[in-house]
RNA sequence: GGGCCGCUAGCUCAGCCAGGUAGAGCGCAGGACUUUUAAUCCUUGAGACGAGGGUUCGAAUCCUUCGCGGCCCA
Numbered sequence: 001g002g003g004c005c006g007c008u009a010g011c012u013c014a015g016c017c018a019g020g021u022a023g024a025g026c027g028c029a030g031g032a033c034u035u036u037u038a039a040u041c042c043u044u045g046a047g048a049c050g051a052g053g054g055u056u057c058g059a060a061u062c063c064u065u066c067g068c069g070g071c072c073c074a
Base pairs, nucleotide, nucleotide: 001073002072003071004070005069006068007067010026011025012024013023020057028045029043030042031041032040050066051065052064053063054062
């Protein structure tokens, strides 16, 4: 220098191909139970789309540039 893959909640991952209410488990907070802790159960509980631009009525999703990480080629 070239090619490919990945980036979503505190953590591990779905969702993207085929645009339309952002999810799960663990963790956290609160409550029930318990002498207390743990375990178990409950909750309109809190919490996230790497950054910019474009397309669109509407973008996590499509296009594009950049950043970070990984693999391969040179």